[in-house]
The prediction has a mean pLDDT of 80.
Predicted 3D model of a 78-nucleotide RNA (Glycine riboswitch aptamer) from Intestinibaculum porci.
The source organism's lineage runs through Bacteria, Bacillota, Erysipelotrichia, Erysipelotrichales and Intestinibaculum.
């Protein structure tokens, strides 16, 4: 990197559509992806302040919200 297994959370909501596809709406969700930063270091005599800076924290931009699919992360093989 790749194959196999495990794998969470929130709507089977509401119009429109014949149904599903799709669009609007509203309410949620956080575990692809991204946004924000505390400590420590650097500037500064010092404070204030900038600058770097992490995550399962935090936003919810994208993404999801019956099953399926994805899906962070664990494990095993090559």
């Nucleotide at each position: 990197a790749c194959u196999c297994u495990g794998g969470a959370g929130a709507a089977u909501c509401u119009c429109a559509g014949g149904a599903a596809a799709u669009g609007a709406g509203u309410g949620c969700c956080g575990a692809a992806g991204g946004u924000g930063c505390a400590a420590c270091g650097c500037g500064u005599u010092a404070a204030a302040c900038g600058c770097u800076g992490a995550a399962u924290c935090u936003c919810u931009c994208a993404g999801g919200c019956c099953a399926a699919a994805g899906g962070a992360c664990a494990g095993a093989g090559u």